[in-house]
């Protein structure tokens, strides 16, 4: 140089005119006018996780159910992040992993194949009393998968049957916070796969979501039907059930009827950024600076000119931390080398 | 804004301890009829919404995306 890998950042720019949303100030007086500063995103998206906040009943117990799953840490919390271990993959930087248990038990494996789970004799090999029986898992064939591999010995032929090495299992001891790594020595090989099949183990989870909830206002037929009960009972209250708890003298359900207005919750908080300290890092502490949408038929736009690399995906709706998915292009930093050149 | 459900042939739908992709109507060809309908025989037609994962193997189990349907407020 070229080709890649990882992380972070930007998301057309400038000027002018007109317009929209809410806020503040002044004027004015029941909504006008003028001015000022502000006005979508890295994903606002999917709603897949976690939390705040609010109500239900104090947020309790058990069963059921759901989710997660290497180790250590970060955090309000997490299925997220950081570091490490193990496995897979790549030439490498790196990337990927729902990464506990198959020796508690149950189930499943179509077709093919002789045989599919503490198996099996179809061909082949060997022996015999030879249209057959027995031995044999070395070789062939089937399959996703066939009960260690190579060599020597051994045998009728064979076989961990015996031995050496490798693999495997257990493992004193050593290192590490730990997962784990190394491993003297011992064992002839046993525990094949599947748990995103049931299940077992450990841990976590009460439910519902701002259409939560609180305070006002307006309107209607306070209508009809059904169910339950007279206090060690019954009904209702959050979730599936049970217990416990709370409330009640009447309560609940269905149909029908009415309203669809206003305020609050509502945006300043696990915030952003700079420096510094601790830490490998995620992150945490201290000090300084900054203010950054708040609508409800729902604002953030339109036009003109110039420039360039010719502008992608897409728009808040209670608020945050993540993940995932979509995305024209550009920039910065660090790193790699199968190739070429110097 | 927040919950729940669904997607299989042209249309309507089945499909379970994960192993063959199916039914009815429709379509095509042939037969039957003077001709048509009905009917008989044969046949075609599928990205199981799309992508990825688990598994020997996925319509089925898990995750992501796309599209469609449906429910919800307050008063008495």
């Nucleotide at each position: 140089a070229u080709g890649c890998c990882u992380g972070c950042c930007c998301a057309g720019g400038a000027u002018g005119u007109u317009g929209c949303g809410a806020u503040c100030u002044u004027u004015a007086u029941u909504u006008u006018a003028a001015g000022a500063g502000c006005g979508a995103g890295g994903a606002a998206a999917g709603u897949c996780c976690g939390g705040g906040c609010a109500c239900c009943g104090c947020a309790g117990a058990g069963c059921a159910g759901u989710g997660u799953g290497a180790u250590g840490g970060a955090u309000a919390a997490c299925g997220u992040c950081c570091a490490u271990c193990c496995g897979g993959u790549g030439a490498g930087a790196g990337c990927c992993g729902a990464g506990g248990g198959a020796a508690a038990g149950u189930g499943c494996a179509a077709c093919a194949g002789a045989g599919a789970a503490u198996a099996g004799a179809c061909c082949g090999c060997c022996u015999u009393u030879u249209u057959a029986a027995g031995g044999u898992a070395a070789g062939g064939g089937u399959g996703a998968a066939a009960c260690g591999g190579u060599g020597c010995g051994g045998u009728a032929a064979g076989a961990g049957c015996g031995c050496a090495c490798c693999a495997c299992u257990g493992g004193a001891c050593u290192g590490g916070u730990g997962a784990c790594a190394g491993g003297a020595c011992a064992g002839g090989u046993a525990u094949g796969g599947u748990a995103a099949a049931c299940c077992c183990c450990a841990c976590a989870c009460g439910g519902u979501g701002c259409a939560a909830g609180c305070g006002u206002a307006a309107a209607u037929a306070g209508g009809u039907c059904c169910c339950u009960a007279u206090a060690u009972a019954c009904a209702a209250g959050u979730g599936g059930c049970u217990c416990g708890c709370u409330u009640g003298a009447a309560g609940g359900g269905a149909c029908g009827g009415g309203u669809a207005a206003c305020g609050u919750g509502c945006u300043a908080u696990a915030c952003u950024u700079u420096a510094u300290u601790u830490g490998u890092a995620a992150a945490a502490g201290u000090a300084g600076a900054g203010a950054c949408a708040g609508a409800c038929g729902a604002a953030u736009a339109a036009c003109a000119u110039c420039c360039c690399u010719a502008g992608a995906c897409a728009a808040a709706a209670c608020c945050c931390g993540g993940c995932u998915u979509a995305u024209c292009g550009g920039g910065c930093a660090g790193g790699c080398a199968a190739u070429u050149u110097u | 804004g927040g919950g729940g459900c669904c997607g299989u042939a042209g249309c309507u739908c089945a499909g379970u301890u994960g192993g063959g992709a199916g039914a009815g109507c429709g379509c095509u060809a042939c037969g039957u009829u003077c001709g048509c309908a009905a009917u008989g025989u044969a046949g075609a037609g599928g990205u199981c919404a799309g992508g990825g994962g688990u598994u020997c193997g996925a319509u089925u189990c898990c995750c992501c995306u796309c599209g469609g349907c449906u429910c919800c407020a307050c008063c008495a």